Large-subunit ribosomal RNA, domain II from Candidatus Moranbacteria bacterium GW2011_GWE1_49_15, 683 nucleotides, folded computationally. The coordinates come from a structure-prediction model, not an experiment, and the mean pLDDT is 84. The RNAcentral record of the full RNA draws on ENA and SILVA.

Context: one part of a larger RNA
RNA sequence: GCCAACGAGUUAGUUUUAUACGGCUUGUCUAAGGGGUCAAACCCCCGGAGACGUAGUGAAAGCGAGCCUUAAUAGGGCGUUUGUCGUAUGGACUAGACCCGAAGCCAGACGAGCUACAUAUGAGCAGGUUGAACCUUGGGUAACACCAGGGGAAGGACCGAACCCACGAGCCGUGCAACACUCGGGGAUGACUUGUGUGUAGGGGAGAAAUUCCAAUCGAGUUUGGCAAUAGCUGGUUCUCUCCGAAAUAGCUUGAGGGCUAGCGUCAUGUAAUUACAUCCAAGAGGUAGAGCUACUGAAUGGAAAUCCGCGGUUCGCCGUAGGCUUUCCAAUCAAACUCCGAAUUCUUGUGAUGCGUAUCAUGGCAGUCAGAAAUCCGGCGCUAAGGUCGGAUCUCAAAAGGGAAACAGCCCAGAUCAUCAUCUAAGGUCCCUAAAUCUAUGUUAAGUGGUAAAGGAAGUGAAGUUUCUUAUACAUCUAGGAGGUUGGCUUAGAAGCAGCCACCCUUUAAAGAGUGCGUAACAGCUCACUAGACUAGAGACUUCGCGCCGAAAAUGUAACGGGGCUAAACAUAGUACCGAAGAUAUGGGAUUGCAUUUAUGCAAUCGGUAGGAGAGUGUUCUCUAUGCGUUGAAGCCAAAGGGGCGACCCAUGGUGGAGUUUAGAGAAGUAAGAAUGUUGGC
Numbered sequence: 001g002c003c004a005a006c007g008a009g010u011u012a013g014u015u016u017u018a019u020a021c022g023g024c025u026u027g028u029c030u031a032a033g034g035g036g037u038c039a040a041a042c043c044c045c046c047g048g049a050g051a052c053g054u055a056g057u058g059a060a061a062g063c064g065a066g067c068c069u070u071a072a073u074a075g076g077g078c079g080u081u082u083g084u085c086g087u088a089u090g091g092a093c094u095a096g097a098c099c100c101g102a103a104g105c106c107a108g109a110c111g112a113g114c115u116a117c118a119u120a121u122g123a124g125c126a127g128g129u130u131g132a133a134c135c136u137u138g139g140g141u142a143a144c145a146c147c148a149g150g151g152g153a154a155g156g157a158c159c160g161a162a163c164c165c166a167c168g169a170g171c172c173g174u175g176c177a178a179c180a181c182u183c184g185g186g187g188a189u190g191a192c193u194u195g196u197g198u199g200u201a202g203g204g205g206a207g208a209a210a211u212u213c214c215a216a217u218c219g220a221g222u223u224u225g226g227c228a229a230u231a232g233c234u235g236g237u238u239c240u241c242u243c244c245g246a247a248a249u250a251g252c253u254u255g256a257g258g259g260c261u262a263g264c265g266u267c268a269u270g271u272a273a274u275u276a277c278a279u280c281c282a283a284g285a286g287g288u289a290g291a292g293c294u295a296c297u298g299a300a301u302g303g304a305a306a307u308c309c310g311c312g313g314u315u316c317g318c319c320g321u322a323g324g325c326u327u328u329c330c331a332a333u334c335a336a337a338c339u340c341c342g343a344a345u346u347c348u349u350g351u352g353a354u355g356c357g358u359a360u361c362a363u364g365g366c367a368g369u370c371a372g373a374a375a376u377c378c379g380g381c382g383c384u385a386a387g388g389u390c391g392g393a394u395c396u397c398a399a400a401a402g403g404g405a406a407a408c409a410g411c412c413c414a415g416a417u418c419a420u421c422a423u424c425u426a427a428g429g430u431c432c433c434u435a436a437a438u439c440u441a442u443g444u445u446a447a448g449u450g451g452u453a454a455a456g457g458a459a460g461u462g463a464a465g466u467u468u469c470u471u472a473u474a475c476a477u478c479u480a481g482g483a484g485g486u487u488g489g490c491u492u493a494g495a496a497g498c499a500g501c502c503a504c505c506c507u508u509u510a511a512a513g514a515g516u517g518c519g520u521a522a523c524a525g526c527u528c529a530c531u532a533g534a535c536u537a538g539a540g541a542c543u544u545c546g547c548g549c550c551g552a553a554a555a556u557g558u559a560a561c562g563g564g565g566c567u568a569a570a571c572a573u574a575g576u577a578c579c580g581a582a583g584a585u586a587u588g589g590g591a592u593u594g595c596a597u598u599u600a601u602g603c604a605a606u607c608g609g610u611a612g613g614a615g616a617g618u619g620u621u622c623u624c625u626a627u628g629c630g631u632u633g634a635a636g637c638c639a640a641a642g643g644g645g646c647g648a649c650c651c652a653u654g655g656u657g658g659a660g661u662u663u664a665g666a667g668a669a670g671u672a673a674g675a676a677u678g679u680u681g682g683c
Base pairs, nucleotide, nucleotide: 001683002682003681004680005679006678011095012094013093015092016091017090018089019088020087021086022085023084024083027052028051029050033046034045035044036043056063057062066078067077068076069075098236099235101233105226106225107224108223109222110221116200117199118198119197120196121195122194123193124192125190127159128158129157130155134151135150136149137148138147139146163187164186165185167184168183169182170181202218204214205213206212211220239617240616241615242614243613244612249262250261251260252259253258263369264368265366266365267364268363269362270361275359277355278354279353280352281350282349283348284347285346290341291339292338297335298334299333301331302330303329304328305327306326308324309323310321311320312319313318372397373396375394376393377392378391379390380389381388402413403412404411417589418588419587420586422585423584424583428579429578430577431564432563433562437576439575440574441573442572443571444570450566456550457549460547461546462545463544464543465542466541467540468539469538477534478533479532480531481530483507484506485505488502489501490500513528517526518525590607591606592605593604594603595602596601597600618672620669621668622667623666624665625664626663628661629660636656637655638654639653642651643650644649
C1' cells in the first nucleotide's frame, strides 16, 4: 500500500416542551404494595397515598372575577379558566451522552542489582626519576651561623604500564554498539581506584551544583486506581429518492477561530385585508455632486491707494522712501468638519392607478450561520500603492453545471427534471488548427502597428481649416550686384560690419545692416539680408483631428496574437448571411404543487444547490401471527448478458453448494462503511 472483518446520535429518568395518534372527560391517572390465573411470564382485579387540572392577584397580611400599584374612582401591570393518562417522533436537561485523541492533577504501592552520596569490611597500584625534614663526618665561628661529604626517604612531587577518565581527529551513523571502534590525549600514593554488605524514596532523596542523578524514564521516577478526567480544539461519523433552501451581519460577552438574543432558512397552524412587492402619478424629506463666496467662517496670489509706524532730509510748512501693521478698491482663486445656492439617483407617505397574487403578517416546533471572496460605482486610511484595509450600493462565486475569455471560483452570456444524429438564437466568432464569410461597400495603417508602457521628441502619413506671397512672375535654383562718408565713437597692443560698451545717422542707388554667420593678430577673404536678370506655376507659415515612428534593458528557449500564419486573416464606419450553450422552440417520458372534474384524466405553474428544515421509501438481524417453498436441492457464493423499480434495490436464469428458508401484517434494534496518521488479520 491493497483486501477482508470490526468501527461512531445510544440507553435511562416520579424531569420538561412541541407534534401525531389513542383512552377517558358529569375531570384524568394510579405509585409502592396486595390478590387471582399460570411451570414462569403476559394478563385480570384491588389499592386514590399522591400528582396535574378546576381562580386569580399581591413581597405579604390579604382580597377575589378580580387583584396590584397610588392620595386617586386617573393611567398602567397581571388575570376573567379546561384537561389528563399512554404510545411514537422532534428538541431541551441530567448522566461518559455521537466516536477516537491529550499534556496534566490526586491517592496507594514498587524501585538506590543503573546512578549520587554515606557507611561497614576487604582488595589494587610494573618499572624508573627527583632526593625535603632529620641524623652524622669534616671544614668553619668566641659561640652560633655557614660550607662540603655521607646516610635518610618526604611529596594531593616527576616519567610511565595495569587501573580510572573521556580532551582531539577519524570511523560508524537501517552501527558491532539506543554513544561503540581506531589512533593520539589526561590522572596513575591519592579529594585515588575497586569488590561485597548496608542506608537515604518522589510534596521525597542525593548532588565538588549541570535542572545533574534516582534501573535506556526526571523542571519532579515507575506502576495501579480515581477514569470513559476534561478538551470553546483537530480528525471521523456508514442506504435511496422528493420539496424548499440560508449565513459569513447587529447587540452583549475575560468576548474575538466560542457562545446567547435578533436577522436570514424550513415545517405546522392561523389571519384574507386594495397585506407585501414592482412601475407610474401625487404630496413631502434632504444639503451630496456641481457651483459660489462683496452671502458667512476660514485659507491664499498679484496690483493700486490711504492712515499710522520705521528711516533720511527739512526752510518745521512738508518732501522722499528697497521696509512694516491695518483698512479700502481692482483682478484671478481654494475648502470633509464654509454655503447666498443646488441637482440626478434615493427615502417616506397615499382607502391614487396598473401589474403580480399570498410572495405579506401573527404564533409555535426544528435549525444552520457569526473566518467570507472578487468585480463595478460612491467614500475613509494608505503613496488617488497592494490579489491592501474599513464603510455604503449592486452583482456573481460561496451553494452553479453549460457557452465565451487559449488555460482561468468571483469577468461576459446563460440558471442543468430526463431523452433526441431536430430547429432558432445569446455572449463570442466565421483563412487552417476549429463549427461558421478568404462576405459586400468606403476609407486608414507599412509599424507585423495590430499582438504591453509615460513624460518628451520628429519635414512619417491621411483628413479638415486659418492665413501670407504669387503672370505687376511668387518659393527654390542659376548669373550679376551687395557701394560711399567710414578703420562710426569709445575701449584696446590691435578692435577696420563681426572681443566688449554707446549710438545706429547721412549719401549714391534697382538694391545694399554703422551689418546674418564663417574667418584674420588686426586687415584681407567667403557668405547672408537686400536688388536686378534668367526660369517658370504654385510656394510658405500656423491650428485641429485619425492612424503610425522613437523613447523600449533580464535572467533554461521563440515566449508580450493560444499556434500556424496574416498586409488583411489589422483598424474605422455601414450592411447582409452563417456558426455558436445543458438558453428558447419542437416531440416524447417522469415528478411536485394548485385547480377542475366524468376518479383517472385534463390544464397551469414549477423541478441547480452546500449548511440546514420537511416528506416518502430500500435493505440487514431478531420476535409474534399467518403463509408458502425445499435432497426432483434451502441459505450462502460466482456470472458485463433476461425482466421490474426514478433510486436504494428486487425477480428470473446458469454454475457451485448441501439444509434450511421466503412472503404478508405487526413489533424490537449491537441496522447499511471509503476515508478517523482508525483496530485486528492476511498478502
The source organism's lineage runs through Bacteria, Bacteria candidate phyla and Candidatus Moraniibacteriota. It matches the Rfam family "Bacterial large subunit ribosomal RNA". Its family is annotated with structural constituent of ribosome and ribosome in the Gene Ontology.